[in-house]
């Protein structure tokens, strides 16, 4: 420098939308645009952050099993299983 990727869950406030807090994690969408009347939702373009074949970044099995928790990829297991970016 190029390129791949994801962004959840739970409480509280009439809570949809919003504020506020709290879990794990590296990272739980900061900014700007676009479609919708609008919020939200998707997508797109930066920025943070994580991985790129020595590849569990991440995506499918999976509405999967065990454990744990208010919940929840929270933890193991699955997993010398298929994929996956110089």
């Nucleotide at each position: 420098c190029a390129c791949g990727g994801g962004a959840g869950c739970c409480c509280g406030g009439c809570a949809g939308a919003c504020c506020g807090g709290g879990c794990u994690g590296a990272g739980a969408g900061a900014g700007g645009g676009g479609c919708u009347g609008g919020c939200g939702g998707c997508c797109c373009c930066u920025g943070a952050c994580c991985g790129u074949u020595g590849g569990a970044a991440c995506c499918u099995g999976a509405u999967c099993c065990g454990g744990g928790u208010c919940a929840u990829g929270c933890c193991g297991g699955c997993g010398c299983a298929g994929g996956g970016a110089g």
The prediction has a mean pLDDT of 76. A computed fold for an 86-nucleotide RNA from an Acidimicrobiales bacterium, annotated as TPP riboswitch aptamer (THI element). The model forms 91% of the base pairs in the Rfam consensus.